[in-house]
Molecule: small-subunit ribosomal RNA
Organism: uncultured Sphingobacteriaceae bacterium
């Protein structure tokens, strides 16, 4: 100290969440000891037993029993006397502490400071006086009565230091009075005088103790006050003893504490009352602090004792273990009555996640009682039980590498890890066990002896007393010996591989993981981090500046009130006096102890304790400074206001006029249509319409002028005048003198819609009707049309009421346009004030931007925020006539929702360009029959792949068998082949039978070469190593390809701009086929793509002329380069030339275009072809190959034989062949060019009608064959028909390949002779040697399904004006809520399931308060009769009152038929509201 998480990526804002810390904790694993703490947080529920408060014979009086000891005497009874004494009594004194708990209380409760001049105070200390003398009783005992029992009653009798009078008295107390001093108002303190009033007790060892009054002290204690000390305004008004006052009464004391009477007051926005919740403080936890939390243990205070209420006793109580009463509950009971209160210690039951022994002892320390011993004391101080904490200590040290066995892991004959770990050697004994020793904690009190002074006091010696406890700590012994887990390893977060599982099962704070290769699961193996712990949960504080005093924000993220006016309240110019409230400084008091933080010290250390010190940021009181606030008292002009004078506007109100267009009405005039609209169609018109004129009415609104203008506070204000009325400016600088700024509540205003009465009512126009439109169209368009719009008065009071920017003062470079004013003669201007505006420096900001009219720098004041949704909803208030509006939540649910900007991509945006992309043409596709490929269907199997463009004559450039991968049958198991290594054998080969479909099976015959003699070669068995797989998974690769795309583009390095994604360059201007090239430019340069360089081709020169050529020369044929020659052509093929906008006009700065230019074969890239940036489509392909993982192993491997990949209602996709006359068919005739050939092309002859077949020549090929080129062209013939067109399909015969043509090849004859007569919606190609038409030829191949695919030539057009459109595409802009990228996102409604919650007929509850009745006990008042000698008692009554009743309301919780929205849920439904111009721009107010 921070970090995950929104987003392709970025900055800001904003939530959620983690990492520390702590806990009276639980819980799950685990567990060796010690020490010192701590231990019902829930039901203040109810509780069985037992304990927790007595004591005192030196106050009393009686005394059971026991002892002596005496008397009577019935010698074993009764009785006195003295000692001890037990239960009970009277009386003192205790029980009001101590120990519990936190129900109530929001309070003078409590916590800090003060006060009582308004007070008490037993015990206990100090001074002082005092105590004469009397009386009547009662309890206990005793006798009896009633009761079950508690117990009560009557009788008789008795004692005290219990009770009662007298008696004596003051420094008490009271009333009168007086001096003297002081205060703080009443008044106090001190002396004084005169009246009145009150007291007491013994005990005894004669010394104390004990007792009454007084004054003082210490102690505790009441009172009263000032400050602090929760939440809720969706509690805003509360109080009638209520606020004061007089007078009395009560109290220890003041006081409405109570009464009476008298006023009408007290309290509150600085928060009353009310309702919730909660004991308060030192302190604990946290926190850098400031704060936030929490109030267990220890300590102070307060309040409670089963629930309410009451007194009494007493110094002190309204009394935890007293007492009465009423209630509830439990328990007794003879049913008539009676008993009880653990929130004392254990300890029981229930509750619960969850918290212990019915334990010892009074030895310490402290209470209470006695003189004491001493007795009591569940206070205490000890033990018991739990890892609840917090701290310490072990569980072993060294050494030991074959880096051992095992485990895991890998690139696996070996490596890494685990690991010096382990064994193994040698040492060590804390703890643990076992056997001994053995402590302080105790000095007192008493007791006994001594010593000073006075048989007693004080001092000192001895001696008694220990619960923990045979405890702590110690000593010997053996002996590594008795002792380690939990959590976690995907980031955050320290730690990694395997295997299993396959969106399952499961994880998970948070983002998330898991759908066959999971570091995220579940197991293992290492690994990290703690450590007798470890996790998980669960709360609090921190990160969190996320409520922001310290120390945040409001333009666009959440956030400025719609505006103005003011009151409360905050805050406020300059000068100066006084003062001393705030403020600063010094002193004084207090701030408990404990705790914390510093020394020091005792337990071996530490925890823990002890001791001494600091702090305690607070209050109070005192002395002083007096700058600044504050108060008061003077001035002053600059703030602010006001007067004067001159301007300005669409400022407001209220009245007048005004033309223009609209609409209707009336006449005229006039004829068929008008109107609408993308097209229409409702609609109006022959009953005369629209158009056109004239005249007349009505309501509204006010073109030009006008403007980036200009007035108001804001909403808002626009013809022309009048009227009243506000305000702003500018100038003088006359007055006043701080009169100011802000403004929570109040008040006014407050567009549009809307409501109320009452007028109006021309245009437009919610609703509504009709017509279109569409799948639909409750809608955009259209024709109608009513609230309404308009005015009066009254209401609403809300808008994206927006500059999404509150008001106010001061400061902080400039530039520029503009209104309105002063200056000025003057819209020339330097200037000055006040306004509207653009642009820009500093600065600010996430950025966009803002920027003297701030969003800068500052101050004052107000509003206002604090995650998305639920929700501006629901409930309660207030307003409203209604609609609503105003104030405003919760449960649940989500990890994100939102701002600026950036790069893309996409728009039914914009702008610029391309392309057979449209257009203008030529020819086709779809319709016919076949071929062929695909889907479906079938089927034993029809083997797989490829599927919009970018599959479908594709893989496959040849399926009868093979191919083949399918299927069905039969057979094989280490294999079918190859390789190597060994090892015997000489064989195998080969001929040959049987059985089978065939591959097998199972027999027979036959039986090695070569030598250097070491031993090679051959060949099969036979064994050992390596198999095989067209199984899966192209979403695990590799490689190769298709598309975009021959589209012009994609990037990098420095350097700059940005806080950053990122920009810049590569935009921008112009040119190109082209980011081609040129000029500008923070860039300046490169790089992969473009061209170029290659290959064909098209001219030309050169060389060289055979198998090719023949112009001249010979020869020589029927002909014929046939032969001698020849290289001139042609042509082969090597080698060069040429073409660059180089030249010429135009036009441009250039790059460059044009041009029927010039030469040129060619001309602007001459044609063409190889080449394909960076990326994109988890395109394809695991079946070409190659590979990872995984499956299969007598089988998914491997061999055969037969079927299938050739199937058929059906649909498509590529082709052929045609529908005929530009044609068919007969006959003649002519000109290529590429290429292939020995298992092979075949001349040529013969046969055969032919497909072929028998002879046979030449050729491994510029020599020979394949070869005839066709279409042309030269005749004849068909006549427009389903034909002499087409040629399917079938039937008969036949050639050929080839082991075999049946499933299932091809060809020839012959015979037959479908269907088709130019093809719907669509839709492909193609700019020139292209289309389109002709033939040829290869390659695969034993034959071929070939009409296909690849290439050769021949013959040979049409169009293009253009770039609006469709399609794809490349650059710039722009918007975007899209980023899997528009096949994107995304809203509502219905149907389904879950969840919480609002309304609601009722129903049950609580808690508080009201009127009425009725009232226990019990305090206070009254009181004649009874009792008592009195003192007083009963006894009756009065007021008030717990608590019950009865009433009706009001708040609150629950629950609920039924009913409302809302939230969550991979793949319902139904439309397409929003984001792009979202396809009618979207939004916000209201109907």
């Nucleotide at each position: 100290a921070g970090a995950g998480u929104u987003u392709g990526a970025u900055c800001a804002u904003g939530g959620c969440u983690c990492a520390g810390g702590a806990u009276g904790a639980a819980c799950g694993c685990u567990a060796g000891c010690g020490g010192c703490a701590g231990g019902c947080c829930u039901a203040a529920u109810a509780c069985a037993u037992g304990c927790a408060a007595g004591u005192c014979g030196a106050a009393c009086g009686a005394u059971a029993c026991c002892a002596g000891a005496g008397a009577g005497c019935u010698u074993g009874c009764u009785u006195u006397c003295u000692g001890g004494g037990a239960a009970a009594g009277u009386g003192g004194c205790g029980c009001a502490c101590g120990g519990g708990u936190g129900c109530g209380u929001a309070a003078c409760g409590c916590g800090u400071a003060u006060g009582c001049a308004a007070c008490c105070u037993a015990c206990c200390u100090u001074a002082a006086u005092c105590a004469g003398g009397g009386g009547g009783a009662u309890a206990g005992c005793c006798u009896c009565u009633c009761g079950a029992a508690a117990g009560a009653g009557a009788g008789a009798u008795u004692a005290a230091c219990a009770c009662c009078g007298c008696a004596u008295a003051a420094c008490a107390u009271c009333a009168u009075u007086u001096u003297a001093c002081g205060g703080c108002a009443u008044c106090g303190u001190a002396g004084g005088a005169u009246g009145a009033u009150c007291a007491a007790a013994u005990a005894u060892u004669u010394a104390u103790a004990g007792g009454a009054u007084u004054a003082a002290g210490a102690u505790g204690g009441g009172c009263a006050u000032g400050c602090g000390u929760g939440a809720c305004a969706u509690u805003a008004g509360u109080u009638u003893g209520u606020u004061g006052g007089u007078g009395a009464g009560g109290u220890a004391a003041u006081g409405g504490c109570u009464c009476a009477c008298c006023a009408a007051g007290a309290c509150u926005a600085c928060g009353a009352u009310g309702u919730c919740u909660a004991g308060g403080g030192g302190a604990u936890c946290u926190g850098a602090g400031a704060g936030g939390a929490u109030g267990a243990c220890c300590c102070c205070c307060c309040a409670c004792a089963c629930u309410g209420g009451u007194a009494c006793u007493g110094a002190g109580a309204c009394a935890c273990g007293g007492a009465c009463c009423a209630g509830a509950c439990u328990c007794c009971u003879a049913c008539g009555g009676g008993a009880g209160g653990c929130a004392g210690c254990a300890g029981u039951a229930a509750g619960g996640a969850a918290u212990a022994u019915u334990g010892g002892u009074c030895a310490a320390u402290g209470g209470g009682g006695g003189c004491a011993a001493c007795c009591c004391u569940g206070a205490a101080c000890c033990a018991g039980c739990c890892a609840u904490g917090c701290c310490g200590c072990g569980u072993g040290c060294a050494g030991g590498a074959a880096g051992a066995c095992g485990g895991c892991c890998c690139u696996a004959c070996g490596g890494g890890u685990u690991g010096u770990a382990a064994a193994c050697u040698g040492c060590u004994u804390u703890u643990a066990u076992a056997c001994g020793g053995g402590a302080a904690u105790a000095a007192a009190c008493c007791u006994c002896g001594c010593u000073a002074c006075g048989u007693g006091u004080a001092g000192u010696g001895a001696g008694c007393u220990g619960a923990a406890u045979g405890u702590a700590c110690u000593g010997u012994a053996a002996g590594a010996a008795u002792a380690a887990g939990g959590a976690u390893c995907g980031g955050c977060u320290a730690a990694c591989u395997c295997c299993g599982u396959g969106c399952c099962a499961g994880c998970a704070g948070c983002c998330g993981c898991g759908g066959u290769a999971a570091u995220a699961c579940g197991g293992a193996g290492g690994a990290u981090c703690c450590a007798a712990g470890c996790g998980u949960u669960a709360u609090c504080c921190g990160g969190a500046u996320u409520u922001a005093u310290u120390g945040g924000g409001u333009u666009u993220a959440a956030a400025g009130g719609g505006u103005g006016c003011g009151u409360a309240g905050g805050c406020g110019g300059c000068c100066u006096a006084u003062u001393a409230a705030g403020u600063c400084a010094g002193g004084g008091g207090u701030g408990a102890a404990a705790g914390a933080c510093g020394g020091u010290g005792g337990c071996u250390c530490a925890a823990c304790c002890a001791u001494c010190g600091c702090a305690g940021u607070g209050c109070c009181c005192u002395u002083g400074a007096u700058a600044c606030u504050g108060a008061u008292g003077g001035g002053c002009u600059u703030g602010a206001u006001u007067a004067c004078a001159c301007u300005u506007g669409a400022g407001g109100u209220a009245g007048g006029c005004g033309g223009a267009a609209u609409g209707u009405g009336a006449c005229a005039a006039g004829u068929a249509g008008c109107g609408g609209u993308g097209a229409a169609a409702u609609g109006c018109a022959u009953a005369g319409a629209u158009a056109u004129g004239u005249c007349a009415c009505a309501g509204a609104a006010c073109a030009c002028c006008a403007a980036u203008u200009g007035c108001g506070a804001a909403g808002g204000c626009a013809g022309c005048u009048u009227a009243c009325u506000a305000a702003g400016g500018u100038g003088u600088u006359a007055a006043u003198g701080a009169c100011g700024c802000u403004g929570a509540g109040g008040c006014a205003c407050g567009a549009a819609a809307g409501c109320g009465u009452g007028g109006g009512g021309a245009u437009c126009a919610a609703a509504c009707a009709g017509g279109a439109u569409u799948a639909g169209a409750u809608a955009c368009c259209c024709u109608g049309g009513u609230a309404g719009u308009c005015c009066a008065c009254g209401c609403c009071c809300u808008a994206a009421a927006c500059g999404a920017u509150g008001a106010a003062u001061a400061c902080u470079c400039g530039a520029u346009g503009u209104u309105a004013g002063c200056g000025a003669u003057a819209u020339a201007c330097a200037g000055u004030u006040a306004g509207c505006g653009u642009c820009a420096a500093a600065g600010c900001g996430a950025a966009a931007g803002c920027g003297u009219u701030a969003a800068g720098u500052a101050u004052u004041c107000c509003a206002c925020c604090u995650g998305g949704g639920g929700a501006g909803u629901a409930c309660g208030c207030c307003c409203g006539c209604a609609a609503g509006g105003g104030u405003g939540a919760a449960a649940c649910u989500c990890a994100a929702a939102g701002g600026a900007a950036u790069u893309g991509a996409c728009g039914g945006g914009g702008g610029c360009c391309c392309g057979c992309a449209c257009a203008a043409g030529c020819g086709g596709u779809g319709g016919a029959g076949c071929a062929u490929g695909u889907g479906g269907u079938u089927u034993a199997a029809u083997u797989c792949g490829a599927u919009g463009a970018u599959a479908c004559g594709c893989g496959a450039g040849a399926a009868a068998c093979c191919u083949u991968a399918c299927c069905u049958g039969g057979g094989c198991u280490u294999a079918a082949a190859u390789g190597u290594c060994a090892g015997g054998u000489g064989a195998c080969c080969g001929c040959u039978g049987c059985c089978g479909a065939a591959a097998g099976g199972u027999g027979g015959c036959u039986u090695c070469c070569c030598u250097u003699c070491g031993g090679g070669g051959c060949a099969a068995c036979u064994g050992g190593c390596a198999a095989g797989g067209u199984g899966c998974u192209g979403c695990a690769u590799g490689g190769c390809u298709g598309u975009c795309g021959u589209c012009a583009g994609c990037u990098c390095g420095u350097g700059c701009c940005g806080u950053g994604a990122g920009g810049u360059g590569u935009u921008g201007g112009g040119u190109u086929a082209a980011g081609u090239c040129c000029c500008g430019c923070a860039a300046c340069g490169a790089g992969c793509g473009c061209a170029a360089c290659c290959c064909c081709u098209a001219u030309c020169u050169u060389u060289a002329g055979u198998u090719g050529c023949c112009a001249u020369c010979a020869g020589g044929u029927c002909a014929a380069g046939c032969u001698g020659g020849g290289g001139a052509c042609u042509c082969u093929a090597g080698a060069g030339a040429a073409a660059c906008u180089g030249c010429c006009u135009a036009c441009g700065c250039a790059a460059g275009u044009a041009g029927u230019g010039a030469g040129g074969a060619a001309g602007g890239c001459g044609g063409g072809g190889a080449c394909g940036a960076c990326g994109u489509c988890a395109a394809g392909u695991c079946a070409u190959c190659a590979u990872g993982g995984c499956c299969c192993u007598u089988a998914c491997g491997c061999c055969c034989a037969g079927g299938g990949c050739u199937a058929c209602a059906c649909a498509c996709g590529u082709g052929c062949u045609a529908c005929a006359a530009u044609g068919g068919a007969u006959g003649g005739u002519a000109c290529a060019a590429u290429g292939a050939g020995a298992c092979g092309c075949c001349a040529c002859u013969u046969g055969g009608u032919a497909a072929c077949a028998a002879g046979g020549c030449g050729c491994a090929a510029a020599c020979c064959u394949c070869a005839a080129a066709a279409a042309g062209c030269c005749a004849u013939u068909c006549u427009c028909a389903g034909u002499u067109c087409g040629g399917a399909u079938u039937g008969a015969g036949g050639u050929c390949u080839g082991c075999a043509a049946c499933u299932c090849g091809a060809c020839c004859u012959c015979a037959u002779g479908a269907a088709g007569c130019u093809g719907g919606a669509u839709u492909c190609g193609c700019u020139a040697g292209u289309a389109a038409u002709c033939g040829a030829a290869u390659a695969u191949c034993a034959g071929c399904a070939u009409u296909g695919a690849u290439u050769c030539g021949g013959u040979g057009a049409a169009u293009a004006c253009g770039u609006u459109c469709c399609c794809g595409g490349g650059c710039c802009u722009u918007g975007u809520a899209c980023a899997c990228a528009c096949c994107g996102c995304c809203c509502g409604u219905c149907a389904a399931g879950c969840c919480a919650u609002g309304g609601a007929a009722g129903c049950u509850g609580g808690g508080a308060g009201a009127a009425c009745c009725u009232g226990a006990a019990g305090u206070c008042g009254a009181u004649a009769a009874c009792c008592g000698c009195a003192a007083g008692g009963a006894g009756u009554c009065g007021c008030c009152u717990a608590g019950g009743g009865u009433u009706a309301u009001a708040c609150u919780a629950g629950u609920a038929a039924c009913u409302g929205g809302g939230g969550c849920u991979a793949a319902g439904u139904c439309g397409u509201a929003a984001c792009a111009a979202g396809g009618u721009a979207g939004c916000c107010g209201u109907a």